[in-house]
RNA sequence: GACAGAAAAAGGCAAGACGGGGGCGACCCCGAUCGCGCAAAGCCAAGGGUCUCACGUUAGACAGCCGGUUGCCUGU
Numbered sequence: 001g002a003c004a005g006a007a008a009a010a011g012g013c014a015a016g017a018c019g020g021g022g023g024c025g026a027c028c029c030c031g032a033u034c035g036c037g038c039a040a041a042g043c044c045a046a047g048g049g050u051c052u053c054a055c056g057u058u059a060g061a062c063a064g065c066c067g068g069u070u071g072c073c074u075g076u
Stems, first nucleotide, its partner, number of pairs: 002076004012038002016034002018031005036064001042069003047066002049062004053056001
């Protein structure tokens, strides 16, 4: 460096429920508790896709849909 894996070790993230707040909405933020699950559930919305609406000039949302990209550990 490439490929594979998540058994071990160190850790990480956090679906959803509940409470509060923002937005027309998709959806987003915060919080104690519980924790669906994830080898990238880290990041990217000017690759594809899905969704929303006051349907737009370059409208908006979703990365835990596919995809791109970076990274810890172990093995070969």
Model confidence (mean pLDDT): 82 of 100. c-di-GMP-I riboswitch aptamer from a Fimbriimonadales bacterium, 76 nucleotides, folded computationally. Rfam family: c-di-GMP-I riboswitch aptamer. Gene Ontology term of the family: cyclic-di-GMP binding. Lineage of the source: Bacteria > Bacillati > Armatimonadota > Fimbriimonadia > Fimbriimonadales.